[in-house]
RNA sequence: GGGUGAGGUAGAGGCGCGGUGAGUCAUGAGUAGUACUUGUGAGAGUGGGGAACUCUGUGAGCAGGUAUGAAAGGGGACACCGCCGAAGCUCUAUGUUUCCCCGGGCAUGGAGCUGGGCCGGCAGUGAAUAACUGUCGGACUGUCACCAAAUGCUGUCCCUUGGCAUUGGUGGAGAGCUAUCUCACGU
Numbered sequence: 001g002g003g004u005g006a007g008g009u010a011g012a013g014g015c016g017c018g019g020u021g022a023g024u025c026a027u028g029a030g031u032a033g034u035a036c037u038u039g040u041g042a043g044a045g046u047g048g049g050g051a052a053c054u055c056u057g058u059g060a061g062c063a064g065g066u067a068u069g070a071a072a073g074g075g076g077a078c079a080c081c082g083c084c085g086a087a088g089c090u091c092u093a094u095g096u097u098u099c100c101c102c103g104g105g106c107a108u109g110g111a112g113c114u115g116g117g118c119c120g121g122c123a124g125u126g127a128a129u130a131a132c133u134g135u136c137g138g139a140c141u142g143u144c145a146c147c148a149a150a151u152g153c154u155g156u157c158c159c160u161u162g163g164c165a166u167u168g169g170u171g172g173a174g175a176g177c178u179a180u181c182u183c184a185c186g187u
Stems, first nucleotide, its partner, number of pairs: 003185009014084001016083006024076002033068008043055003047102004087114011115141002118138008143172006150166006
């Protein structure tokens, strides 16, 4: 100087990931609801079932007409924050949400999968052609390894050889990659 293993620190990929906002814009929607009215005539109130309670022939619910008329979740831009398994999903456990069960939502833990964004098909959630998620396919991109050709740079000069950069091809995965520090091993 080049190695092997363990641990730490700092970074890179880019339309990069996620969170927050009583703010802002659109959508939701002329929908739900409310009032009046017409018809019908016994149920209705939760995603489903049960219990309980409430409303209801002084008209429930449904359908039509008139008038009035929201909100939540989700989304865009902006601002701020945390970051690069950022994060997302699946299964499972616990807690919570409603009186109980199933289902669903939220939080935390465990295991597994996915390097990343984009486009498209299918499926799911959703009011939606928005958005999100999964899966399949497509080109693109970052990274490492291997192979190949040419050029340039590089180790005092030349040659050989090695390394790096550029180009092409193939393959792998983030428990990765780059840089650096400490400890141990070994030459």
The RNA shown here (Lysine riboswitch aptamer) has 187 nucleotides and comes from a Bacillota bacterium. The model forms 96% of the base pairs in the Rfam consensus. Taxonomically the source falls in Bacillota (Bacteria, Bacillati). Its Rfam family is "Lysine riboswitch aptamer". From the family's description: Riboswitches are metabolite binding domains within certain messenger RNAs that serve as precision sensors for their corresponding targets. It was read from a public genome assembly, where an Rfam model found it. The coordinates come from a structure-prediction model, not an experiment, and the mean pLDDT is 77.